[in-house]
RNA sequence: CUGGGAAGCUGCCACACCCGCCGUGAGACGGGGCCGGAAAACCACGGGUCUUGCCUGCAAGACAGCCGGGUCGCCUCC
Numbered sequence: 001c002u003g004g005g006a007a008g009c010u011g012c013c014a015c016a017c018c019c020g021c022c023g024u025g026a027g028a029c030g031g032g033g034c035c036g037g038a039a040a041a042c043c044a045c046g047g048g049u050c051u052u053g054c055c056u057g058c059a060a061g062a063c064a065g066c067c068g069g070g071u072c073g074c075c076u077c078c
Stems, first nucleotide, its partner, number of pairs: 004078003012037002017032004022027001035065001041071003045068003048063007
C1' cells in the first nucleotide's frame, strides 16, 4: 500500500416510538430514545416501494436503515 475477515479495543451512527417544527402528502429537520449497523458516510444512475396531480399511462416528488451500482473513508488484530 492492497484485499478479506472480525461488534475485538477506542469510538461512530441512530429503527420503532414520543415532542417540536416544515410540507397537500410520502417524508425531511431538531431534541429525546436506542432496534440494529464493519461503511446505517455521500450520490436518486438502474430496479423497487411510497406520495401528489391529471385519471389516459404520463409527470413531479419521497425513501441511501429496500436491493444493485458509483465515490470517499477510521482504529486494532490476522
This is a predicted structure of a 78-nucleotide RNA (c-di-GMP-I riboswitch aptamer) from a Methylococcaceae bacterium. Of the family's consensus pairs, 100% are formed in the model. The source organism's lineage runs through Bacteria, Pseudomonadati, Pseudomonadota, Gammaproteobacteria and Methylococcaceae. It matches the Rfam family "c-di-GMP-I riboswitch aptamer". Rfam links the family to the GO term cyclic-di-GMP binding. The coordinates come from a structure-prediction model, not an experiment, and the mean pLDDT is 79.